[in-house]
Molecule: transfer RNA
Organism: Candidatus Wolfebacteria bacterium CG03_land_8_20_14_0_80_40_12
RNA sequence: GCCAGGGUAGCUCAGUUGGCAGAGCGAGGGAGUCAUAGCCCCUAGGUCGUGGGUUCGAAUCCCACCCCUGGUA
Numbered sequence: 001g002c003c004a005g006g007g008u009a010g011c012u013c014a015g016u017u018g019g020c021a022g023a024g025c026g027a028g029g030g031a032g033u034c035a036u037a038g039c040c041c042c043u044a045g046g047u048c049g050u051g052g053g054u055u056c057g058a059a060u061c062c063c064a065c066c067c068c069u070g071g072u073a
Base pairs, nucleotide, nucleotide: 001072002071003070004069005068006067007066010025011024012023013022019056027043028042029041030040049065050064051063052062053061
């Protein structure tokens, strides 16, 4: 250089025929307990890698670029 996969919450990842952005863990609060932890309930947390394009509407489709992993000469 080329090929393939990936980048979404603090972390691990879902979300595929375009239509309200989610789960688990973690964090905070509550409840509970003599007390702590676990279990249970609630809450917060997102420029969906960046910039354009298409569309009434884009995490999703198209283009360029950046980063990570693997393969290849």